[in-house]
Molecule: transfer RNA
Organism: Candidatus Woesebacteria bacterium RIFOXYA1_FULL_38_9
RNA sequence: CGGGGACUGGCUCAACGGUAGAGUGCGCGUUUCGGGUACGCGAGGUUCCGGGUUCGAUUCCCGGGUCCCCGA
Numbered sequence: 001c002g003g004g005g006a007c008u009g010g011c012u013c014a015a016c017g018g019u020a021g022a023g024u025g026c027g028c029g030u031u032u033c034g035g036g037u038a039c040g041c042g043a044g045g046u047u048c049c050g051g052g053u054u055c056g057a058u059u060c061c062c063g064g065g066u067c068c069c070c071g072a
Base pairs, nucleotide, nucleotide: 001071002070003069004068005067006066007065010024011023012022013021018055026042027041028040029039030038048064049063050062051061052060
């Protein structure tokens, strides 16, 4: 320098253009003599940034950023 991929709660990942979910973690409760386990409830997200298309964008298009892979 060229090509490809990834970016979403603390972490790991879903979500074929229609109000963003799960596991785990965290808080509270039930269970126990207590802890763990199990179960229930709850909090937690400007979906990397900026534009564009659309009635509507996590999703499609353009530019940028960070990381990873391949090639030179």